Predicted 3D model of a 102-nucleotide RNA (FMN riboswitch aptamer (RFN element)) from a sheep gut metagenome. The RNAcentral record of the sequence draws on MGnify. It matches the Rfam family "FMN riboswitch aptamer (RFN element)". Gene Ontology term of the family: FMN binding. Its mean pLDDT, the model's own confidence on a scale to 100, is 85.
């Protein structure tokens, strides 16, 4: 310098109105480490550019080694918008970016 770099509400209930509530379904960026959404770190957001914010796990098994694998049971999810409250819809974004490859 070039290229690449995010997925997801099926079905049902209530209601004037909800993919936002309830039941359920589905999804999980990048680096490290025995293979990780919930171990450590990074990115994404906001900003008066000084800074601010930044979620969640236990039990059992195998093993030299795993809160990462296998089994079980749980939990979490930015900002703005909306006829009604959003991880999943719409929007900033044909953006940015940890980083990966050449």
């Nucleotide at each position: 310098c070039u290229u690449c770099a995010g997925g997801g509400u099926c079905a049902g209930g209530u209601g004037u109105a909800a993919u936002u509530c309830c039941u359920u379904a589905c999804c999980g960026g990048c680096g490290g480490u025995a293979u990780a959404c919930c171990c450590c770190g990074c990115g994404a957001g906001c900003u008066u550019c000084g800074g601010c914010a930044c979620g969640a796990a236990c039990c059992g098994g195998u093993g030299c080694a795993a809160u990462u694998c296998c089994g079980g049971u749980g939990g979490c999810g930015a900002c703005a918008g909306u006829u009604a409250a959003a991880g999943u819809c719409u929007g900033g974004a044909u953006g940015a970016g940890a980083g990966a490859a050449g």